[in-house]
Order: sequence, then structure tokens, then C1' cells
RNA sequence: AGGGCUGUGAUGAAAUGGUAUCAUAGAGGUCUCCAAAACCUUUUUUUAGGGUUCGAAUCCCUACGGCCCUG
Repeated sequence: AGGGCUGUGAUGAAAUGGUAUCAUAGAGGUCUCCAAAACCUUUUUUUAGGGUUCGAAUCCCUACGGCCCUG
């Protein structure tokens, strides 16, 4: 330099174009002599910009980041 794959809470993942969900983690509470475990409640998410569409995490384009391949 060229090509391919990929980007979703703090972390790991789901989500046929139609309310972004689950688990762990964080915070508060119940329980306990104390703690752990368990249970209840709760906070934080679609890399950025543009386009298509009534409607985009999802489709298209560009940029950026990560991984892989070729030279």
C1' cells in the first nucleotide's frame, strides 16, 4: 500500500427494519451476633458523521479503532 472480518453498559453476550434485552459487576435494602451466600430494588449501553426508510443496533457510504491475510 491492497484485501477481508469486526465495533452494542464497567465486562461477556443477545436482539427477522418496529418499546435495546440477559448474565456478571457497581449502589441501596431484607436476612445474620458479624460476614458470606441467597433474595428484592436500582444506575450506566448501539464508535462518529451522513444517506435510504413511516421507522435503522440492523441496510448503504465515508472516517476512526481493533484483528487477520497478501506484498
Description
A computed fold for a 71-nucleotide RNA from a Patescibacteria group bacterium, annotated as transfer RNA. RNAcentral holds the sequence, with entries from ENA and MGnify. Its mean pLDDT, the model's own confidence on a scale to 100, is 81. NCBI's taxonomy places the organism under Bacteria, Bacteria candidate phyla. Its Rfam family is "tRNA". It is annotated as a transfer RNA.